Small-subunit ribosomal RNA, 5' domain from an uncultured bacterium, 524 nucleotides, folded computationally. Model confidence (mean pLDDT): 85 of 100. Its Rfam family is "Bacterial small subunit ribosomal RNA".

[in-house]
Context: one part of a larger RNA
């Protein structure tokens, strides 16, 4: 000198774009953050209409005034049609998106290879198929238990839920061979006869559309293996028993001590094993002429974690932040028998701290989930609010104006200086205030804008509302006066201060930067 997620002191006009718990991965009140599909299914409710049988009002008519006849409204029952809502079963999604950096010195990350040892829902392309049956169960009803959370028995019912049967291939399994290829285990191709395994319907008048099943290929996403690289300490020198290898069995999508039985005695290490400390890694970012050094906030990629520890289930995918089970600590409810919870999602609270924001608006855009769609959901996201925290831009006026006014400071008392500075005159209108107008962002036609009556534009008003901070001994740009008297104090280094201090304090003047200026901290 540069830089910062900064803090502190003094000061503070506006706008744009960014950024904002670095500390306690401390504890959390409250609200919201993952739903959706009725075009998979059976119920239930609401509304409207039709039909059937009840019901019988008003009205009409007769009357011997008691009533009769006719008439068919309201109402409710059953059934049906349409619209709509939906607890439950079922499907897809809750494995994405969002947060944090505790752990991890590791194939975790980066980079380059490999898998002839692998998986991949939705999506794209292609081929083939969808025949015929069955038994349940939630919801519902009913009887109960429990303070609650919730649960039990009986009984009824549906499906794109579940289960057989059929069909079945270049799929899978074993068998026996053939050809071709390769990188060791091997791979590929075509044919053979065996064995095994599929399916679901819905909407529509229909055409058709959306789905279903099997197979192949792709795309995407993932898994595993390897080469190289990846902080400090030797005042850590030896470490290791599933340890190292083999055979066999199991397990996995798959290779593998991954696991197990048996066998062998190996394996790693001064080219630093083991141990200890520290740490998420990278693209990047800061600095530097570069080499290098530092950092790993925001943004992007990967990893790990979700109160702590362990476990599996479901599923194409998890060992699963807003799923389940167990244990632990903590908090809450309780009728004391038992239950409930997990903000390192967005806001917000307490606490810690030098220190870090709103319990805001909207799904209008972008993107995501579901749906045939309309649409629903989305604290992702887009916006707004707060903060000079940073960067950038603008303003606080411009021109004229010497009686060099008053006043301040100083003085050798002549003057000098603040100083064209002010006053005064003439202008201007950025920002500001008021009024008017008013977007783009919204796509192939239309509708749809949170931001927002915002930005912009027009008009009017009026210099009116907008400058501070640090420094002035040398380094280092900028000097005098007074006060103080080794005191009070200053100080980055050298050093100032003991009676004329350009170094302390104040004032005038000056210098620097400027909505900032200084200080502190950290890095180069």
């Nucleotide at each position: 000198g540069g830089a910062c997620g900064a803090a502190c002191g003094c000061u503070g006009g506006c706008g744009g774009c960014g950024u904002g718990c670095c500390u306690a991965a401390c504890a959390c009140a409250u609200g919201c953050a993952a739903g959706u599909c009725g075009a998979g299914c059976g119920g239930g409710g609401a509304c409207a209409g039709g039909u059937a049988g009840c019901g019988g009002a008003a009205g009409u008519u007769c009357u011997u005034c008691g009533g009769g006849a006719u008439g068919g409204a309201a109402g409710g029952u059953a059934u049906u049609u349409g619209u709509u809502c939906u607890a439950g079963c079922g499907g897809c999604g809750g494995a994405c998106g969002g947060g944090u950096g505790a752990g991890u010195a590791a194939c975790g990350c980066g980079u380059g290879a490999g898998u002839a040892a692998c998986c991949u829902g939705c999506c794209c392309u292609u081929c083939a198929c969808a025949g015929g049956g069955g038994g349940a169960u939630a919801a519902g009803a009913u009887a109960c238990c429990g303070a609650a959370a919730g649960g039990u028995g009986u009984u009824c019912u549906a499906a794109u839920a579940c289960c057989g049967c059929a069909u079945g291939a270049g799929a899978c399994c074993a068998c026996a061979g053939a050809g071709c290829c390769a990188c060791a285990u091997g791979g590929c191709u075509a044919a053979g006869g065996g064995g095994u395994c599929a399916a679901a319907g819905g909407a529509g008048c229909a055409a058709u559309c959306c789905g279903g099943u099997g197979a192949a290929a792709g795309a995407u996403g993932g898994a595993c293996u390897c080469g190289c690289g990846u902080c400090u300490g030797a005042u850590u020198a030896g470490c290791u028993a599933g340890u190292u290898g083999g055979u066999g069995a199991g397990g996995u999508a798959a290779c593998g001590g991954c696991c197990c039985a048996c066998c062998a005695a190996g394996g790693c290490g001064a080219c630093g094993a083991u141990c200890a400390g520290u740490a998420g890694c990278c693209g990047a970012u800061c600095u530097g002429a570069g080499a290098g050094g530092g950092u790993g906030a925001u943004c992007g990629g990967c990893c790990a974690c979700a109160u702590u520890g362990g476990g599996a289930c479901u599923g194409a995918g998890a060992c699963a932040c807003g799923g389940c089970c167990c244990a632990a600590a903590c908090u809450c409810c309780u009728a004391c028998g038992g239950g409930a919870g997990g903000c390192a999602g967005c806001a917000g609270u307490g606490g810690g701290g030098a220190a870090u924001a709103u319990u805001g608006g909207g799904c209008a855009a972008u993107g995501g989930g579901g749906g045939a769609a309309a649409c629903c959901c989305u604290g992702a996201c887009c916006c707004a609010g707060c903060a000079a925290c940073g960067c950038c831009g603008c303003g606080u006026g411009g021109a004229g104006g010497a009686a060099g006014a008053a006043g301040g400071u100083u003085u050798u008392c002549g003057g000098a200086u603040c100083g064209u500075a002010a006053a005064c005159u003439c202008c201007u209108g950025u920002c500001c205030u008021u009024g008017g107008u008013g977007a783009a962002g919204a796509g192939g036609a239309g509708a749809a804008g949170a931001c927002g009556g915002u930005a912009g534009c027009c008009a009017a008003g009026g210099a009116g509302g907008a400058a501070g901070c640090c420094c002035c001994g040398g380094c280092u740009a900028a000097c005098u006066a007074c006060g103080u008297g080794c005191c009070a104090g200053c100080a980055g280094c050298c050093g100032c201060g003991g009676u004329a201090a350009u170094a302390c304090g104040u004032a005038g003047g000056g210098g620097g930067c400027a909505a900032g200026c200084g200080u502190u901290g950290u890095c180069c």